Transfer RNA from a Kofleriaceae bacterium, 72 nucleotides, folded computationally.
Its Rfam family is "tRNA". Its family is annotated with triplet codon-amino acid adaptor activity in the Gene Ontology.
Model confidence (mean pLDDT): 83 of 100.

[in-house]
RNA sequence: CGGAGCGUAGCGAAGUGGUAUCGCGCCUCGUUCGGGACGAGGAGAUCGCUGGUUCGAUCCCAGUCGCUCCGA
Numbered sequence: 001c002g003g004a005g006c007g008u009a010g011c012g013a014a015g016u017g018g019u020a021u022c023g024c025g026c027c028u029c030g031u032u033c034g035g036g037a038c039g040a041g042g043a044g045a046u047c048g049c050u051g052g053u054u055c056g057a058u059c060c061c062a063g064u065c066g067c068u069c070c071g072a
Base pairs, nucleotide, nucleotide: 001071002070003069004068005067006066007065010024011023012022013021018055026042027041028040029039030038048064049063050062051061052060
């Protein structure tokens, strides 16, 4: 310098045009002498960033940043 993949909640993942789901973790309550376990409920991500297309974008397009890999 060229090419490819990945980037989504505190952590790990799913979701390939219709307002983002699950597990662990966290908070509250119940149960217990207390804790753990179990049960019930709840908070938390506008999807790396900036634009574009579209009635509508995590998803499509362009640019850009970071990480990994391949090539020179």